[in-house]
Model confidence (mean pLDDT): 83 of 100. Transfer RNA from Poseidonia sp., 85 nucleotides, folded computationally. The source organism's lineage runs through Archaea, Methanobacteriati, Candidatus Poseidoniia, Candidatus Poseidoniaceae and Candidatus Poseidonia. Rfam family: tRNA. It is annotated as a transfer RNA. Rfam's curators write: Transfer RNA (tRNA) molecules are approximately 80 nucleotides in length. It was read from a public genome assembly.
RNA sequence: GCCGGGGUACCCGAGUGGUCAAAGGGGGUGGAUUCAAGCUCCUCUGCAUAUUGCUUCGCAGGUUCGAAUCCUGCCCCCGGCACCA
Repeated sequence: GCCGGGGUACCCGAGUGGUCAAAGGGGGUGGAUUCAAGCUCCUCUGCAUAUUGCUUCGCAGGUUCGAAUCCUGCCCCCGGCACCA
């Protein structure tokens, strides 16, 4: 340099146009249980003026009524190939 795969919430990780603040697990908050702790069970876990609204999926743009998902450029990680005195 070329080809392929990948980057998602605090961590891991699913999700490939609308059903998504986005499954599941871990961690954390609060509660139940216990003399207490652990185990187990339940709740919540982006923000707010909270029946709703806003923001978010590596970064920046684009397409679309609508993008984590499609397109373009860039950054980073993994694998293969090529180059290499």